Overview:
A computed fold for an 89-nucleotide RNA from a bovine gut metagenome, annotated as THF (Tetrahydrofolate) riboswitch aptamer. Its mean pLDDT, the model's own confidence on a scale to 100, is 80. The sequence is in RNAcentral, with records from MGnify.
RNA sequence: AGAGUAAGAACACCGGCGUAAAGUGACGGUUGAACGGGGAGUUGUCAACUGUACGAAGCGAAAGCGCGGUCGGCGUUCUGCAUCCCGCU
Numbered sequence: 001a002g003a004g005u006a007a008g009a010a011c012a013c014c015g016g017c018g019u020a021a022a023g024u025g026a027c028g029g030u031u032g033a034a035c036g037g038g039g040a041g042u043u044g045u046c047a048a049c050u051g052u053a054c055g056a057a058g059c060g061a062a063a064g065c066g067c068g069g070u071c072g073g074c075g076u077u078c079u080g081c082a083u084c085c086c087g088c089u
Base pairs, nucleotide, nucleotide: 001089002088004081005080007079008078009077010076011075013073014072015071016070017068018067019066025054026052027051028050029049030048031047032046033045037086038085039084040083058065059064
């Protein structure tokens, strides 16, 4: 130096949800999970629940068209994998 892979982000595609406002985002609380091969593991990461404040784009006769820092799946790319002990090439 490498292995491989949780997790995150961007983009494309597909399928949903909301538009009677949930979700997303901000700041907290509780619990839990994962963290290059094995073990341990955080002040870092993520998830679930929850509190506070803030907050929106709707249309169409219809087929449908939009809108939302919306959700899931899949693909590509990028980021990430702290720290300690023990290994492999």